[in-house]
Predicted 3D model of a 72-nucleotide RNA (transfer RNA) from Reichenbachiella agariperforans. RNAcentral records the identical sequence in 3 taxa.

RNA sequence: GGCCCUGUAGUUCAACGGAUAGAAUAGUCGUUUCCUAAACGAUUGAUCCAGGUUCGAUCCCUGGCAGGGCUA
Numbered sequence: 001g002g003c004c005c006u007g008u009a010g011u012u013c014a015a016c017g018g019a020u021a022g023a024a025u026a027g028u029c030g031u032u033u034c035c036u037a038a039a040c041g042a043u044u045g046a047u048c049c050a051g052g053u054u055c056g057a058u059c060c061c062u063g064g065c066a067g068g069g070c071u072a
Stems, first nucleotide, its partner, number of pairs: 001071007010025004018055001027043005048064005
């Protein structure tokens, strides 16, 4: 250089083109306990960027950016 894959909460992952973008874990607060841990309850937090298609895009298309793989 060419080809392919991936990009969503701090982390690991979900999400028929139409949901309030969801779960686990982590964080914060509370209940419980002599204290801690555990358990339970509540709560905070995310779609890599720019265009396009569409009534409607996390999802489809194009270009970029980042990461990974194959190849010379």

Background:
It matches the Rfam family "tRNA". Lineage of the source: Bacteria > Cytophagia > Cytophagales > Reichenbachiellaceae > Reichenbachiella. The coordinates come from a structure-prediction model, not an experiment, and the mean pLDDT is 80.